About this RNA
A computed fold for a 1441-nucleotide RNA from an uncultured prokaryote, annotated as small-subunit ribosomal RNA. It matches the Rfam family "Bacterial small subunit ribosomal RNA". The prediction has a mean pLDDT of 85.
RNA sequence: UAGAGUUUGAUCAUGGCUCAGAAUGAACGCUGGCGGCAUGGAUUAGGCAUGCAAGUCGAACGGGCCGUUUUUCGCAAGAGAGGCGGUCAGUGGCGUAAGGGUGCGUAACACGUGAGCAACCUGCCCCCGAGUCCGGGACAGCCCGCGGAAACGCGGAUUAAUACCGGAUGUGGUACCCGGUCACAUGGCCGGGCCACUGAAGAUUUAUCGCUCGGGGAUGGGCUCGCGGCCCAUAAGCUAGUUGGCGGGGUAACGGCCCGCCAAGGCUAUGACGGGUAGGUGGUCUGAGAGGAUGGUCACCCACACUGGGACUGAGACACUGCCCAGACUCCUACGGGAGGCUGCAGUCGAGAAUCAUCCGCAAUGGGCGAAAGCCUGACGGUGCGAUGCCGCGUGAGGGAUGACGGCCUUCGGGUUGUAAACCUCUGUCAGAGGGGACGAAAACAUUGAUUGUACCCUCAGAGGAAGCCACGGCUAACUACGUGCCAGCAGCCGCGGUAAUACGUAGGUGGCGAGCGUUAUUCGGAUUUACUGGGCGUAAAGGGUCCGCAGGGGGUUUGCCAAGUCUGGUGUGAAAUCUCACGGCUCAACUGUGAAAUGGCACUGGAUACUGGCGGGCUAAGAGUCCGCGAGGGGUGAACGGAAUUCCUGGUGUAGCGGUGGAAUGCGUAGAUAUCAGGAAGAACACCGAUGGCGAAGGCGGUUCACUGGCGCGGUACUGACUCUGAGGGACGAAAGCGUGGGUAGCGAACAGGAUUAGAUCCCCUGGUAGUCCACGCCGUAAACGUUGUGCGCUAGAUGCGGGGGGUCUGAUCCCCUCCGUGUCCAAGCUAACGCGAUAAGCGCACCGCCUGGGGACUACGGUCGCAAGACUAAAACUCAAAGGAAUUGACGGGGGCCCGCACAAGCGGUGGAGCAUGUGGCUUAAUUCGAGGCAACGCGAAGAACCUUACCUGGGUUUGACAUGUUCAGGACGGUCCGUGAAAGCGGAUUUCCCUUCGGGGCCUGAUCACAGAUGCUGCAUGGCUGUCGUCAGCUCGUGUCGUGAGAUGUUCGGUUAAGUCCGGCAACGAGCGCAACCCGUAUCGCCAGUUGCCAGCGGGUAAUGCCGGGGACUCUGGUGAGACUGCCCGUGUCAAGCGGGAGGAAGGCGCGGAUGACGUCAAGUCAGUAUGGCUCUUACACCCAGGGCUGCACACGUGCUACAAUGGCCGGUACAAUGGGAUGCGAAAUCGCGAGAUGGAGCCAAUCCCCAAAGCCGGUCCCAGUUCGGAUUGGAGUCUGCAACUCGACUCCAUGAAGCCGGAAUCGCUAGUAAAGGCGUAUCAGCAACGGCGCCUUGAAUACGUUCCCGGGCCUUGUACACACCGCCCGUCACAUCACGGGAGCUGGAUGCACCCGAAGUCGCUGUACCAACCCGCAAGGGAGGAAGGUGCCUAAG
Repeated sequence: UAGAGUUUGAUCAUGGCUCAGAAUGAACGCUGGCGGCAUGGAUUAGGCAUGCAAGUCGAACGGGCCGUUUUUCGCAAGAGAGGCGGUCAGUGGCGUAAGGGUGCGUAACACGUGAGCAACCUGCCCCCGAGUCCGGGACAGCCCGCGGAAACGCGGAUUAAUACCGGAUGUGGUACCCGGUCACAUGGCCGGGCCACUGAAGAUUUAUCGCUCGGGGAUGGGCUCGCGGCCCAUAAGCUAGUUGGCGGGGUAACGGCCCGCCAAGGCUAUGACGGGUAGGUGGUCUGAGAGGAUGGUCACCCACACUGGGACUGAGACACUGCCCAGACUCCUACGGGAGGCUGCAGUCGAGAAUCAUCCGCAAUGGGCGAAAGCCUGACGGUGCGAUGCCGCGUGAGGGAUGACGGCCUUCGGGUUGUAAACCUCUGUCAGAGGGGACGAAAACAUUGAUUGUACCCUCAGAGGAAGCCACGGCUAACUACGUGCCAGCAGCCGCGGUAAUACGUAGGUGGCGAGCGUUAUUCGGAUUUACUGGGCGUAAAGGGUCCGCAGGGGGUUUGCCAAGUCUGGUGUGAAAUCUCACGGCUCAACUGUGAAAUGGCACUGGAUACUGGCGGGCUAAGAGUCCGCGAGGGGUGAACGGAAUUCCUGGUGUAGCGGUGGAAUGCGUAGAUAUCAGGAAGAACACCGAUGGCGAAGGCGGUUCACUGGCGCGGUACUGACUCUGAGGGACGAAAGCGUGGGUAGCGAACAGGAUUAGAUCCCCUGGUAGUCCACGCCGUAAACGUUGUGCGCUAGAUGCGGGGGGUCUGAUCCCCUCCGUGUCCAAGCUAACGCGAUAAGCGCACCGCCUGGGGACUACGGUCGCAAGACUAAAACUCAAAGGAAUUGACGGGGGCCCGCACAAGCGGUGGAGCAUGUGGCUUAAUUCGAGGCAACGCGAAGAACCUUACCUGGGUUUGACAUGUUCAGGACGGUCCGUGAAAGCGGAUUUCCCUUCGGGGCCUGAUCACAGAUGCUGCAUGGCUGUCGUCAGCUCGUGUCGUGAGAUGUUCGGUUAAGUCCGGCAACGAGCGCAACCCGUAUCGCCAGUUGCCAGCGGGUAAUGCCGGGGACUCUGGUGAGACUGCCCGUGUCAAGCGGGAGGAAGGCGCGGAUGACGUCAAGUCAGUAUGGCUCUUACACCCAGGGCUGCACACGUGCUACAAUGGCCGGUACAAUGGGAUGCGAAAUCGCGAGAUGGAGCCAAUCCCCAAAGCCGGUCCCAGUUCGGAUUGGAGUCUGCAACUCGACUCCAUGAAGCCGGAAUCGCUAGUAAAGGCGUAUCAGCAACGGCGCCUUGAAUACGUUCCCGGGCCUUGUACACACCGCCCGUCACAUCACGGGAGCUGGAUGCACCCGAAGUCGCUGUACCAACCCGCAAGGGAGGAAGGUGCCUAAG
């Protein structure tokens, strides 16, 4: 020392990305009241107009000009001389090397820190000592003349000095010599000697300032060294002045700094050389710290001044506003030549996201000059501009609820904005007005303020002039409405938006901050995500293929010395500012003053010696090695030998095939194969032993024998005496494949060929077959080179097996026990994210090496090294993603496994698919063919009744408070009926008739008008309720507590049996429980009891043509109440003494008797807004409502579901028998009559166990005789019946006639396990009627088959794999096409930088030369000469080119 979001269905761990914080010389957007203090060209070291930024001194000097004054001459004008003041350029002095700016360059002694110079300099300043004498000759200026556009220059004459020169003076200094002393080497210091050399300037207000020499100090600088601070090794070798020496030159000074000669050195993995980047530091930001990042303002140092080079002057420069040269650029020009350098302060252009006034003043501080006055000073002090930052203040305070209006929301009640406002009472900061008025000034007098009439103080007026920005899905504090509809947009990450968006836009509200708020950029933090503090490498990224080994790192035991590390004390330094603390000053704060502390560092010095280290001496049971003895072994190399097998060759026997496969074919074979026998040849590999076993460093090693040879174990304890471990680079070895040369080649066999397979088959399979496989020599140097686990040493419970050795007991062998080495298995502790590891560690430690840091790009590109090549090693970036990945969990899935069910298959029976028709659907058509349902689980479904109605659709005609509900207000009295006109009707218009109650107010009802509203089968089943389908009547789905696991989760529910069943039993870290299963409910099968009408009729009686028809009866059937019965209860066997199972008895029924009702947790955003309900949205003279007609029935087609058939187990005709469920009042409807018939007439009886509706197949007899028929009935014509307002579109039925397809149905497919299938009829809901062949029920007749669970489908349990979780209808790979982006290659082209060689070579220093030329000094009377200077010339070096 705070964390959070994001990989998953969920979990843990790994790991990246992202966020919350602080900061900034910032910029941008919106907004903007005041003040204080700071701060402001970060980009183009790009170009610059204009002004200013370094001058000063007359007390160094001569002169010009101006003013004033004195004086001389002159009548005057004027001329001359002098004084004072000012000014100008010049000579001269000092300054201009400071101050100010910038960060180009620089990776360096540049900087920081600490030392050193015995190798140095230092103007102005301070102290001390000594001096300041005598001379001389010039040059500017001025004057004259000349050249030039200008800049500027030339010649002549004249002149002063603190300018220049000569000489004297030497306390001293320098060189040399001697002595003393000190010292870290060269040497330092002091003293002495000596021929030598060496200095000066004057000015003025007369007291000072200067000048010269020397010594010292102070300050500033120069040089050297230790240590410290960037990246790249895809930068590994660099170096000829290079390294050193001698001698010289040069410098203030050491030095290859430079030169000559000599030697051959010097630097480097502790990173040279090269490349990239960069001013360094105090500090600043961040951080818990360690660190990381940074170097703006302030301070110190360095570097630079248009670019490059160069020197001059000087105390100091290689010189920001000096000089010379070259170059680029700009300007002037008379074209001949010239001028310039804002990285000083302002300002301008440009570029840029972006950075200010062409301000005031020298009043203060400081600097230059001067004796001073003073002058100069864009240093500085101030003001201005910019919310750029930090700090402070204000925009009001108190009261005030009918909680006003308005806004927004609303469930319409209200809520919220909100004490907020209004209103009342106050205050007066800031800003405004008036008055006064500083400090900063050094102050004893006088003078002196840019700022500034500013700060501050007093007075006045008035709440008056002063609030915004961002956010509100999670992280993250703050929510609603509307608009929008994967659009527009948002977004830091995850992600929002496809019609109910708290995520877009707006509004209201809320949250946060506040003169600011957000965004962007950047840094640190969070990130223990480079891990020193503080990480890892079996599977997440990560152990080098193995061993040897140089450097390096680590190192047994004892003793002595040293004191390098280490510890401790002292001294010096560690600039100031900053930070921290304390106390002060501005009203506070920011800011600032004083003091303290701190500055973890470096250096010197005193001390300590445990540990580490160094040096020396010892030790050995120790670590390591040697020796002796014994031992095992596919360890290695070479040579020889062996048998089996394969193939080939020769010969014999022998004949038609062989071979091969899932099945085949190619292939071989009558020229004799295969098979078989004998003989021969060749090459390769070594069965059995053989193993979970042995050896080796790894790769790897297997017939036998011999030779040579490496390593290992055990035992002995004689020897050495730490001789060791690891190991970057380096070296050696290194499977297979591959490469080179030469051999060899039996089998096998890439490539290749052929045959198959297949949609294709460049595969798998088959027949052949070349390289290769083998040998020798040489390369390659890789691998899932894996135990995915580096090497060495030590320590830490056990059990058990195998291989090798030794010991003990024992006479000995096999056992048994102990022990060392090796090799396995299972486990304790411990570790681990888990899996797992566990003395052969992945445990606990030590030492050393290698390696990792999100995924992809990428085991790649470029570069380098190696290789004959193939290629190997080393190894990025752009770009892109919000993950990639590990282990484990629950599911789901598997052409994984095990167990088990189901008409799932199989075994059967009957169908569908072909025909005609019916019906539903698709499609097409249409004004409309209303809508929904869509694999199973839509399609005879919603619809249990479409001619009108229904009806939702279309066309047309109409209505608008509406067909329907409630209420308000007003008008009216009806409503309704009847009639007329019009019309298709609805409707519209008209006529007529006419209210009730009353407390007399009115009320009820109704009509018309009006306003609220009604209405919608309009949309959303993906906003919903409810209901339903489906998996599935499948046996499952969960919970509590406990336990296990870091956790998701597990356990229970798994396991052994058993069951229809998570049914039951047993066992078990589980024990219980819930929803399901079963049971309880209904029906049915048997019986008892009760009850007998409308049912029944055995017995008794009566009666009829006949009938329970009647009396009667309750026996039977039956009806419907109530009970019984079935429970594996009994027996045998089996099974775990269980549950249960098999068999049996009894029983009407037997192991769930049969059937129904009953549907767990959940799945399918399954279905339904059109059944109803319902949120939201939409329409409102219409998307509402009424009416007529039409449509939902349309028909080239396609599909589903059915009916009828194709016939003889049948059709037809005649006769004859037996049901049950049900239904019946505008209903069922009998008898009777009529009609061929549908039906009509008729009306008995019945509100129904009473009356009515009621069978067919069957059985008996006859006929048909296998045919498109006496099968089949479609279609069509005609005639009818019935229902209904109405049968045209569009009803059903009847009769006559017609008599289609169809002769049992391709691929495929459905139902059914017993009273079932199949077959037969009957009833009924809806309904006027009916398209019903449909639905729901009923009875009649009444089978076949199930070996079995391999396969198909669906399901249950356990297990396994998984990269799936929208869950296999999953996931996912590659090519290709198009577009775009990034990177690499690319004939070349171009800019910049740089190496080597060479040419040319400016300015300039230095060297040489130096004719002509020259005042000072010397010689000389002079001429002249000498010394010296110097233009020019030339040489070395050298910028640019």